[in-house]
Context: one part of a larger RNA
Molecule: small-subunit ribosomal RNA, 5' domain
Organism: Phragmites australis
RNA sequence: GGAUGAACGCUAGCAGCAUGCUUAACACAUGCAAGUCGAACGAGAAGUGGUGUUUCUAGUGGUCAAGGGAUGAGUAACGCGUAAGAACGCGCCUUUGGGAGGGGAACAACAACUGGAAAUGGUUGCUAAUACCUCGUAGGGUGAGGAGCAAACAGAGAAAUCUGUCCAAGGAGGGGCUCGAUUCUGAUUAGCUAGUUGGUGAAGCACUAGCUUACUAAGGUGAUGAUCAGUAGCUGGUCCGAGAGGAUGAUCAGCCACACUGGGACUGAGACACGGCCUAGACUCCUACGGGAGGCAGCAGCGGGGAAUUUUUCACAAUGAGCGAAAGCCUGAUGGAGCAAUGCCGUGUGGAGGUGGAAGGCCUACGGGUCGUCAACUUCUGUUCUUAGAGAUGAAACAAUGAAGGUAUCUGAGGAAUAAACAUUGGCUAACUCUGUGCCAGUAGCCGUGUUAAGACAGAGCAUGCAAGCGUUAUCC
Numbered sequence: 001g002g003a004u005g006a007a008c009g010c011u012a013g014c015a016g017c018a019u020g021c022u023u024a025a026c027a028c029a030u031g032c033a034a035g036u037c038g039a040a041c042g043a044g045a046a047g048u049g050g051u052g053u054u055u056c057u058a059g060u061g062g063u064c065a066a067g068g069g070a071u072g073a074g075u076a077a078c079g080c081g082u083a084a085g086a087a088c089g090c091g092c093c094u095u096u097g098g099g100a101g102g103g104g105a106a107c108a109a110c111a112a113c114u115g116g117a118a119a120u121g122g123u124u125g126c127u128a129a130u131a132c133c134u135c136g137u138a139g140g141g142u143g144a145g146g147a148g149c150a151a152a153c154a155g156a157g158a159a160a161u162c163u164g165u166c167c168a169a170g171g172a173g174g175g176g177c178u179c180g181a182u183u184c185u186g187a188u189u190a191g192c193u194a195g196u197u198g199g200u201g202a203a204g205c206a207c208u209a210g211c212u213u214a215c216u217a218a219g220g221u222g223a224u225g226a227u228c229a230g231u232a233g234c235u236g237g238u239c240c241g242a243g244a245g246g247a248u249g250a251u252c253a254g255c256c257a258c259a260c261u262g263g264g265a266c267u268g269a270g271a272c273a274c275g276g277c278c279u280a281g282a283c284u285c286c287u288a289c290g291g292g293a294g295g296c297a298g299c300a301g302c303g304g305g306g307a308a309u310u311u312u313u314c315a316c317a318a319u320g321a322g323c324g325a326a327a328g329c330c331u332g333a334u335g336g337a338g339c340a341a342u343g344c345c346g347u348g349u350g351g352a353g354g355u356g357g358a359a360g361g362c363c364u365a366c367g368g369g370u371c372g373u374c375a376a377c378u379u380c381u382g383u384u385c386u387u388a389g390a391g392a393u394g395a396a397a398c399a400a401u402g403a404a405g406g407u408a409u410c411u412g413a414g415g416a417a418u419a420a421a422c423a424u425u426g427g428c429u430a431a432c433u434c435u436g437u438g439c440c441a442g443u444a445g446c447c448g449u450g451u452u453a454a455g456a457c458a459g460a461g462c463a464u465g466c467a468a469g470c471g472u473u474a475u476c477c
Base pairs, nucleotide, nucleotide: 001477002476003475004474006473007472008471009470010469013347014346016344017343018342019340020339021305026303028301030300031299032298035063036062037061040060041059043057044056045055046054071257072256079183082180084178085177088175090173093171094170095169096168097167098166099165101135102134103133104132110125111124112123113122114121115120154163155162156161184230185229186228191221192220193219196218197217198216199215200214201213202212233255234254235253236252237248238247239246240245260281261280262279263278264277283294284293285292286291311337313336314335315334319333320331322329323328350380351379352378353377360371361370362369363368385414386413387412388411389410390409422465423464424463426447427446428445432461433460434459435458436457442449443448
């Protein structure tokens, strides 16, 4: 000098765009953040004088909830980044070729009875389906061959047709796995390792594999730093630097890990699952003491910690996700607004004229010098400000549809009106005098300064730097 997710002190007009718990992965009141489908199904209700149409829904069923969002605790690792590889799977989407014949038994809802304070159940009875089971069959896999295993269904419409379903083979996209070289510090850590290293047989998995197991051999790794200990999410990037390189990993994007702490599986194409389940623990809450409920590292918000970080806001109008044939529903993703000079950038605080160089301050050698055309005064303008009126683009897709928003912007009127601070002035380092103080009070980044004429302390006047900021502190180059 540059930089910052900064903080503190003094000060503060406006606009645009960004950014905003770096600390306690501490504990959380309250509200919301993942639903949807009646064109799969039985049933009930609303409405109507009644029927029909219509609307709504607890339940069965399908699909999603493995996404989106948060955080960085752990991890020195094939975790990440980069370059390659073979022994693998895949819902939705897409291409091609085939199929959908027959039969059956239940379980919710519901009704009756009943346990419990509640959470939540139990028994008996009835019932539908795109829920479940079975027979036949196509195609496919394994296998020398045979045997065995192994699939399905309807809905809407007047119909055409559309949607849905099953099998097989491809595609796309996405995922699992392996591997080369790379990835912080410490030797005041030198040896480490028994499923350990390899082989054979088997189990297991979507697949390879000591992944697991039996037998067997004694291997494997390390001074090119193993093991151990400490620290740490990694990268694209960001900051500094002419570069080499050093530091860093907020926002945005990719990957990974985690979801009160530890463990476990279930369902499913996909999880060992943030707002699912079981279990142990800590904590909090309810209780009729028998037993139950909970998980903000989602968005707001509260307490606490801290030098320090915002609203318990608007809308699904746009973009995107889920479901649905669609209308649509849902969406604290997202789009916006609010708060904060936290940063960057822009702009203003007026322009022109105006000397007996006014009054006043400061200095003075008492002649004057300086603040200083500064002000007053004259005239002009209207960025900004106040007020009145008009008023969007962004909407794609004929029409309709705008949260932001009566915002941006435009026009008229008014009147210089509403707007300058902060730090410094001994040298480094741009900018000097007076008064007070008297090694005191103080100052200070370093050198230093102050002991009666202090350009270094304090005040004043002038000056210098920067400017809606200025200075200090912290950290990096």